Context: one part of a larger RNA
RNA sequence: UUGGGCGUAAAGAGUUCGUAGGCGGCACGUAAAGUCUGGUGUUAAAUUCAGAGGCUCAACUUCUGUACGGCACUGGAUACUUGCGAGCUAGAAUGCGGUAGAGGUAAAGGGAAUUCCUGGUGUAGCGGUGAAAUGCUUAGAUAUCAGGAGGAACAUCGGUGGCGUAAGCGCUUUACUGGGCCGUGAUUGACGCUGAGGAACGAAAGCCAGGGUAGCAAAUGGGAUUAGAUACCCCAGUAGUCCUGGCCGUAAACGAUGGAUACUAGGUGUUGCGGGUAUCGACCCCUGCAGUGCCGUAGCAAACGCGAUAAGUAUCCCGCCUGGGGAGUACGCACGCAAGUGUGAAACUC
Numbered sequence: 001u002u003g004g005g006c007g008u009a010a011a012g013a014g015u016u017c018g019u020a021g022g023c024g025g026c027a028c029g030u031a032a033a034g035u036c037u038g039g040u041g042u043u044a045a046a047u048u049c050a051g052a053g054g055c056u057c058a059a060c061u062u063c064u065g066u067a068c069g070g071c072a073c074u075g076g077a078u079a080c081u082u083g084c085g086a087g088c089u090a091g092a093a094u095g096c097g098g099u100a101g102a103g104g105u106a107a108a109g110g111g112a113a114u115u116c117c118u119g120g121u122g123u124a125g126c127g128g129u130g131a132a133a134u135g136c137u138u139a140g141a142u143a144u145c146a147g148g149a150g151g152a153a154c155a156u157c158g159g160u161g162g163c164g165u166a167a168g169c170g171c172u173u174u175a176c177u178g179g180g181c182c183g184u185g186a187u188u189g190a191c192g193c194u195g196a197g198g199a200a201c202g203a204a205a206g207c208c209a210g211g212g213u214a215g216c217a218a219a220u221g222g223g224a225u226u227a228g229a230u231a232c233c234c235c236a237g238u239a240g241u242c243c244u245g246g247c248c249g250u251a252a253a254c255g256a257u258g259g260a261u262a263c264u265a266g267g268u269g270u271u272g273c274g275g276g277u278a279u280c281g282a283c284c285c286c287u288g289c290a291g292u293g294c295c296g297u298a299g300c301a302a303a304c305g306c307g308a309u310a311a312g313u314a315u316c317c318c319g320c321c322u323g324g325g326g327a328g329u330a331c332g333c334a335c336g337c338a339a340g341u342g343u344g345a346a347a348c349u350c
Stems, first nucleotide, its partner, number of pairs: 003322004007304002012318001014201004021194003025088002028085004033081002035077009049065006091191001092188003095184005103177007110154001115149007125136002162169002206247006215241002220236004258317006266295011299306002323350003332343004
């Protein structure tokens, strides 16, 4: 814990679904809970405040008194919010007709290349570097030709191209399957937005069990470099990388920019769909919608820059920040096989 903020200064949760809650389109009727308004009661006395009075004044003290506000009861108003009833179609969803796509899962197939094996040709080097050496090679290497094995990844097309909520997705075919966009305006009739907790998904690395292992390659060994060289360079090389099942739950998970809706100059590319013009038809040209880029007006911004894909103008809901270090640490709790993850201080110090 107000205020002010969250692209880069501290700060948007990795993403989505969704419970409670918060918020919610147009128009009618009704109720009158919120709201507005009138009245009544109460809000003890003392004290305070205002006006009078008494001690010569004052302090002190006596009397009188409202207002504001709160609470309760009661009469009224009905624009707005709300409840109920009955409607509408511009939000949302569904249907129907099209359409693009590396969206997902599984299976089958393919060619290039690396490596290895077998055989042929062939002979003394190959490889590697700044230069070398370790290494390989007359038991015939490197090179080249033919055949075979096996694993992993899919050149060109390929594109600030596409798809997906994000993570992410790229050879071909098939099967199953999710979503989007365009057109229509047929159906439902506000069914919506957000979302504390919660749930699901979630790169790489890592872990467990079982397979697999061509290339690459933490660790490791060797050769160099160097004063040293637990590195950078070179030769090897094991986990791992791959598959199946199960964990982990984190990333500069980035647009460092939460989601939804509405409004606010233009110009120019590109992707998908539609309409028009033109045409034999397609292209071209004009235009609508949905994405994806660049430039830019107003405006915003500390500046950089953003600028209809806003960081502009507004509304709603959530998350988060509040000086640096200590510290994403300690402790506790939860989760995990572990690694650790989530939550998350203080002393002290500047």
Molecule: small-subunit ribosomal RNA, central domain
Organism: uncultured bacterium